The prediction has a mean pLDDT of 82.
Predicted 3D model of a 591-nucleotide part of an RNA (large-subunit ribosomal RNA, domain I) from a Woeseiaceae bacterium.
Context: one part of a larger RNA
RNA sequence: GGCGUACGGUGGAUGCCUUGGCAUUAGGAGGCGAUGAAGGGCGUGGUUAGCUGCGAUAAGCCUCGGGGAGCCGCAAGCAGGUUUUGAUCCGGGGAUGCCCGAAUGGGGUAACCCAUCCUGAUGAACUCAGGAUACCCACCGCUGAAUACAUAGGCGGUGAGGAGCGAACCCAGGGAAGUGAAACAUCUCAGUACCUGGAGGAAGAGAAAUCAAUGAGAUUCCCCAAGUAGCGGCGAGCGAAAAGGGAAUAGCUCAAACCAGUGGUAUGAAAGGCCUUAUCCGUUGUAUUACUGGGGUUGUAGGAUCUAGCGUAUUCUGUGUAAGGGCAGAGUAGAAAGUUACAAACCAAUGUCGUAGUCGAAUCACCUGGAAAGGUGAGCCAAAGAAGAUGAUAGCUCUGUAGGCGAAACGGCAAAGGCUUUCAGUUAGAUUCCUGAGUACCGCGGGGCCCGAGAAACCCUGUGGGAAUCUGGGAGGACCACCUUCCAAAGCUAAAUACUACCUAAUGACCGAUAGUGAACCAGUACCGUGAGGGAAAGGCGAAAAGAACCCCGUUGAGGGGAGUGAAAUAGAACCUGAAACCGUACGCUU
Numbered sequence: 001g002g003c004g005u006a007c008g009g010u011g012g013a014u015g016c017c018u019u020g021g022c023a024u025u026a027g028g029a030g031g032c033g034a035u036g037a038a039g040g041g042c043g044u045g046g047u048u049a050g051c052u053g054c055g056a057u058a059a060g061c062c063u064c065g066g067g068g069a070g071c072c073g074c075a076a077g078c079a080g081g082u083u084u085u086g087a088u089c090c091g092g093g094g095a096u097g098c099c100c101g102a103a104u105g106g107g108g109u110a111a112c113c114c115a116u117c118c119u120g121a122u123g124a125a126c127u128c129a130g131g132a133u134a135c136c137c138a139c140c141g142c143u144g145a146a147u148a149c150a151u152a153g154g155c156g157g158u159g160a161g162g163a164g165c166g167a168a169c170c171c172a173g174g175g176a177a178g179u180g181a182a183a184c185a186u187c188u189c190a191g192u193a194c195c196u197g198g199a200g201g202a203a204g205a206g207a208a209a210u211c212a213a214u215g216a217g218a219u220u221c222c223c224c225a226a227g228u229a230g231c232g233g234c235g236a237g238c239g240a241a242a243a244g245g246g247a248a249u250a251g252c253u254c255a256a257a258c259c260a261g262u263g264g265u266a267u268g269a270a271a272g273g274c275c276u277u278a279u280c281c282g283u284u285g286u287a288u289u290a291c292u293g294g295g296g297u298u299g300u301a302g303g304a305u306c307u308a309g310c311g312u313a314u315u316c317u318g319u320g321u322a323a324g325g326g327c328a329g330a331g332u333a334g335a336a337a338g339u340u341a342c343a344a345a346c347c348a349a350u351g352u353c354g355u356a357g358u359c360g361a362a363u364c365a366c367c368u369g370g371a372a373a374g375g376u377g378a379g380c381c382a383a384a385g386a387a388g389a390u391g392a393u394a395g396c397u398c399u400g401u402a403g404g405c406g407a408a409a410c411g412g413c414a415a416a417g418g419c420u421u422u423c424a425g426u427u428a429g430a431u432u433c434c435u436g437a438g439u440a441c442c443g444c445g446g447g448g449c450c451c452g453a454g455a456a457a458c459c460c461u462g463u464g465g466g467a468a469u470c471u472g473g474g475a476g477g478a479c480c481a482c483c484u485u486c487c488a489a490a491g492c493u494a495a496a497u498a499c500u501a502c503c504u505a506a507u508g509a510c511c512g513a514u515a516g517u518g519a520a521c522c523a524g525u526a527c528c529g530u531g532a533g534g535g536a537a538a539g540g541c542g543a544a545a546a547g548a549a550c551c552c553c554g555u556u557g558a559g560g561g562g563a564g565u566g567a568a569a570u571a572g573a574a575c576c577u578g579a580a581a582c583c584g585u586a587c588g589c590u591u
Base pairs, nucleotide, nucleotide: 001590002589003588004587005586006585007584008583009582015576016540017539020511021510022508023507024506025505026504027503028502029500030499031165032164039100040099041098042055043054044053046078047077050074051073061094062093063092064091065090066089070082071081072080105114106113107112115133116132117131118130119129120128121127135162136161137159138158139157140156141155142154143153169200170198171197172196173195174194180187184233210216211215220247221246222245223244230238231237251492252491253490254436258294259293260292261291262290263289264288265287266286267285272281273280274325275324276323277322278321279320299470301435302434303433305430306429307428308427309426310425312333313332314331315330316329317328318327319326334423335422336421337420338419346418347417350414351413352412353411354410355409357405358404359403363378364377365376366375367374379396380395381385387399388398389397441465442464443463444462445461446460447459448458451477472487473486474485475484476483527534528533547575550562551561552560553559
């Protein structure tokens, strides 16, 4: 030196565990913010570095409920205090809430600096306290140029108006490249990523100028049709629709014609004032325009106007006067409908759910052991034998579970009723009127559709032309005819659908500390970077601290030896188990 055996050191694998994650299901909620958010800075405790809570009323204040013996957070100690006159704790409502931050009096290198006005403090000054003072928008009022009326502008008031933040989902405006095509340019990736704007709990779409070819009858989503029809350097690739089956269902309102009212402009002596007759009036009428109310809303065309017929009841008033008729308004009774669209708010009996809780069955003995829930014996409950905890494995020890019960306050949902609205229209006939215009359509240039210019319809539109008016117009994939079908150029609309930052309950042939979130632990921390940004490591004594009084060595150390605790201390805090590499000690064999 090597090999072996034994005993150690080091090291932290493995096993077991789980406070943390991951995924999913069901329900809720789907926003917060100038009444100052999200997120921070700085403070705040008797002692206080950090975290948590809170805000100069500062680990808290008031009140209403729950609850019932201890309490003063994590987190010990000391010193103090509080509580059956009900504390701590849990929940509802409220108060306070420094400074920054949209940040908003002005400024600014965020958490700082500097103001003005009003009110108050016995208040002139100084000081202090409270309030107001950004911008935009809407409405109202007062003023007011060039320029006469006016307008622009200015000033003031009112507004829980707007702004900023937020995970995904949604709509719109812009919009790549790596890549694929085995290169690459059309093409693809892809209208994806990304940027911007906007909104909601969903958004968008939506009641046919649609499809189809018997006919169907808004939209959306799923299955299928179908990787079909097609498109395509006919390459790579891209890729429908109808029909059929389901989910869910809901339809409506304007513009216009016409009537009435109010205001403006023009006209301008009578053409007028509901009709008939008489009388009376005259800033009345007519045309046009704007606004308001009625009317009206569709394609087997519909509506307006006029005529005729039918048509809730009743009372009152008006229409200059008188008579008759007509028309309009108001009230009562009755009927119908209704707040997600179709007019529109609010109150609310009652019920139910949520935000604290509460009741809740049934076991003992012996044995082993440090400890019984284990073993043995004998019982019991069960609408409860889910689960967790308790010194090992507990239906009957505890928390719970099944099943019941419960709210002063606040909120969600449903809802009788109050309340609100309407009470007309319909049939037949007639002919004048209306039915969305720089629109449809066409040329040129683009884009979207399965459709890459193609035979290229259809949809959108930058540009230039530019209709018709129901005897009208669009579509049916160039175009024409016939036929069929629909009615553009205005608008609203629940559900079925998408998503989950957040709350509650539950589940897992998901992980178990190099795994599972980056993060089980004071983690987006330490640390790195000028910055954008990058980004860790780190869990386990024991049932219980019973965490080792006292003695000894040692520097009043570190560390160790006794003693003591404990079932165990080779469980001693560098603490469960404690593999290997690596390093030793002793012994044996061997060179």
Its Rfam family is "Bacterial large subunit ribosomal RNA". Lineage of the source: Bacteria > Pseudomonadati > Pseudomonadota > Woeseiales > Woeseiaceae.